[in-house]
RNA sequence: GGGGGUGUAGUUCAGCUGGGAGAACGCCUCGCUUGCACCGAGGAGGUCAGCGGUUCGAAUCCGCUCAUCUCCA
Repeated sequence: GGGGGUGUAGUUCAGCUGGGAGAACGCCUCGCUUGCACCGAGGAGGUCAGCGGUUCGAAUCCGCUCAUCUCCA
RNA backbone atom coordinates (compact mmCIF):
# COMPACT_ATOMS: atom_id res chain seq x y z
C1' G A 1 0.00 0.00 0.00
C1' G A 2 -4.15 -3.60 -1.28
C1' G A 3 -8.37 -7.36 0.17
C1' G A 4 -11.82 -9.04 3.98
C1' G A 5 -14.34 -8.93 9.01
C1' U A 6 -16.04 -6.16 13.33
C1' G A 7 -17.94 -1.26 15.71
C1' U A 8 -25.61 -1.24 18.93
C1' A A 9 -26.98 0.32 27.03
C1' G A 10 -21.63 0.02 32.11
C1' U A 11 -20.22 -5.44 30.09
C1' U A 12 -21.31 -9.69 26.59
C1' C A 13 -24.24 -9.67 22.43
C1' A A 14 -29.19 -10.12 19.24
C1' G A 15 -31.68 -7.17 15.75
C1' C A 16 -31.77 -12.52 9.17
C1' U A 17 -35.15 -9.62 3.57
C1' G A 18 -35.53 -0.86 5.28
C1' G A 19 -40.85 0.98 9.27
C1' G A 20 -41.57 -1.13 17.50
C1' A A 21 -34.05 0.13 19.42
C1' G A 22 -33.93 -4.98 22.49
C1' A A 23 -32.08 -9.52 25.81
C1' A A 24 -28.89 -11.38 29.69
C1' C A 25 -25.68 -9.78 33.52
C1' G A 26 -24.66 -5.24 36.18
C1' C A 27 -26.94 -0.45 38.55
C1' C A 28 -31.26 2.10 41.32
C1' U A 29 -36.09 1.81 43.97
C1' C A 30 -39.94 -1.05 46.33
C1' G A 31 -41.71 -5.73 48.42
C1' C A 32 -40.08 -10.09 51.26
C1' U A 33 -36.43 -10.57 55.99
C1' U A 34 -34.81 -8.68 62.76
C1' G A 35 -30.89 -7.54 58.93
C1' C A 36 -28.07 -9.34 54.51
C1' A A 37 -28.38 -12.67 50.52
C1' C A 38 -31.79 -15.29 47.39
C1' C A 39 -36.43 -14.40 45.14
C1' G A 40 -40.53 -11.16 43.14
C1' A A 41 -42.18 -6.30 40.99
C1' G A 42 -40.88 -1.73 38.82
C1' G A 43 -37.30 1.85 36.86
C1' A A 44 -33.02 4.54 34.89
C1' G A 45 -29.35 4.06 31.24
C1' G A 46 -28.27 4.48 23.74
C1' U A 47 -25.39 11.04 19.04
C1' C A 48 -26.75 2.38 16.75
C1' A A 49 -18.01 4.63 15.65
C1' G A 50 -18.19 9.67 12.65
C1' C A 51 -19.70 12.56 8.19
C1' G A 52 -22.41 12.69 3.69
C1' G A 53 -25.88 10.39 0.14
C1' U A 54 -30.39 7.31 -1.54
C1' U A 55 -35.49 6.90 0.38
C1' C A 56 -41.90 8.99 2.57
C1' G A 57 -38.80 6.35 6.15
C1' A A 58 -31.77 4.04 7.46
C1' A A 59 -28.67 0.36 13.13
C1' U A 60 -29.98 -1.97 8.28
C1' C A 61 -28.56 0.17 1.43
C1' C A 62 -24.28 3.30 -1.04
C1' G A 63 -19.62 6.48 -0.56
C1' C A 64 -15.68 8.48 2.42
C1' U A 65 -13.19 8.70 7.17
C1' C A 66 -11.70 6.66 12.12
C1' A A 67 -10.60 2.50 15.52
C1' U A 68 -9.59 -2.63 15.90
C1' C A 69 -8.75 -7.87 14.11
C1' U A 70 -7.03 -10.70 10.05
C1' C A 71 -4.85 -12.03 5.08
C1' C A 72 -1.51 -10.56 0.92
C1' A A 73 2.73 -7.69 -0.63